[in-house]
Context: one part of a larger RNA
RNA sequence: AACGAACGCUGGCGGCGCGUCUUAAGCAUGCAAGUCGAGCGGCAAGGGGGAGCAAUCCCCCCUAGAGCGGCGGACUGGUGAGUAACACGUGGGUGAUCUACCUUGGGGAUGGGGAUAGCCUGUGGAAACACAGGAUAAUACCGAAUACGUUGGCGGGGUCGAGGCCCCGUCAGGAAAGGCCCGUUUGGGCCGCCCUGAGAUGAGCCUGCGGCUGAUUAGCUUGUUGGCGGGGUAAUGGCCCACCAAGGCGAUGAUCAGUAGCCGGCCUGAGAGGGUGAACGGCCACAUUGGGACUGAGAUACGGCCCAAACUCCUACGGGAGGCAGCAGCUAAGAAUAUUCCGCAAUGGGCGAAAGCCUGACGGAGCGACGCCGCGUGGAUGAGGAAGGCCGAAAGGUUGUAAAAUCCUUUUGCUGGGGAAGAAUAACCAUGGGAAGAAAUGCCCGUGGGAUGACAUGAACCGGCGAAUAAGCCCCGGCUAACUACGUGCCAGCAGCCGCGGUAACACGUAGGGGGCAAGCGUUGUUC
Repeated sequence: AACGAACGCUGGCGGCGCGUCUUAAGCAUGCAAGUCGAGCGGCAAGGGGGAGCAAUCCCCCCUAGAGCGGCGGACUGGUGAGUAACACGUGGGUGAUCUACCUUGGGGAUGGGGAUAGCCUGUGGAAACACAGGAUAAUACCGAAUACGUUGGCGGGGUCGAGGCCCCGUCAGGAAAGGCCCGUUUGGGCCGCCCUGAGAUGAGCCUGCGGCUGAUUAGCUUGUUGGCGGGGUAAUGGCCCACCAAGGCGAUGAUCAGUAGCCGGCCUGAGAGGGUGAACGGCCACAUUGGGACUGAGAUACGGCCCAAACUCCUACGGGAGGCAGCAGCUAAGAAUAUUCCGCAAUGGGCGAAAGCCUGACGGAGCGACGCCGCGUGGAUGAGGAAGGCCGAAAGGUUGUAAAAUCCUUUUGCUGGGGAAGAAUAACCAUGGGAAGAAAUGCCCGUGGGAUGACAUGAACCGGCGAAUAAGCCCCGGCUAACUACGUGCCAGCAGCCGCGGUAACACGUAGGGGGCAAGCGUUGUUC
């Protein structure tokens, strides 16, 4: 000097930050990922109409929940257990690769089929849930046609160091005729769909170099090291397999053990260096423990699935359910760390044509002097140097312009008013123009209108009241700024080091006085 600090005493306000460092211990409760009816069939309650005396039946419209389907649940958010590793940082490579959505270029969208959930009927079960039969839809699923180009296999040629690029022959592979709007005479627009080139973004893989400790760990290794052939992958490779060779690493520290997420940074320091990796940002790893795959453009799949284990809960004992290292909150542990708050108004994300819905991301508020910064606790005048305290034999000294008193101010406080910006280049409505078009819708550009604020009884600002609401903590032997008295008597105690205390203690305790810092001051811990 510093701190994610804790403890003791004390404590007025504001702004900006930070807040389980321990048990990756266990968790009650609520919320944290949905959305699309402009993909599909359809629908309870309700509303309207019709028939009927009525019970009831039929039709139409709107709509909840559920279902099929699409996209998103691989982002965001949490934690640091593991990991000494191409995990990270930095610089390269990929002629060894993939990439949904997005941008842009080219081509296409023909004609058919069979199911299944929801639903109905029934059965089993305490439940979770499951089974059987029947009917039905699609942008769900499956054939067929087409294939410039493209991809893969085979054969051949040119070029290159290389699996790249170019050319030829042969075999195989696709579509949702969808949805909405407008005009209706063929049609047009928008959103989608299929194949394909390029880009962008993201990711995989390889590699040079760099950063811990221990030799009281000296040898380690058999898929091990390399080759050939194959399998596998988006892709290289012992990644895996068969065969062949016997290699490969190591005192420049292999192997083993211990410790540890890495970095930008942060702290310290004149620097070199040392320490550190909270918050914020990048990467990695993990999601009760251990394994496994599925789906998908993409998986460590936290709030997906399966198996095993421990634990908890429900049970009709046959069987089931669960995973806060998301946000709050609880228990435990600990010296120690917060609200079961408000809102989607802003920013960002998902879905949707849009309106919009969802969003414990986020924006805010609450608690905590935990930190940094700022402000205040009044100002001026005021000597008979009042009283009281302390010291002194006394005279007197000191507290001390300090107080009182007088005059003034109002930051803050209380109270009343006030109400900017965060919010508009979005969305929406109206209107004008433009390219293409037969026209309309839509698209593009402009103008005008105009809604939306959780915070918020917010901030600034303007009044009213009244010095009113606001000072402590540590120290005073030397280091080290600041001294006297009394009490105690090697006792009680102090102490960072030196050391004080055994009858005059500037070192213990108290008082007065003084010094330092100040809404803090000290102590402890840790780092330089």

Predicted 3D model of a 528-nucleotide part of an RNA (small-subunit ribosomal RNA, 5' domain) from an uncultured soil bacterium.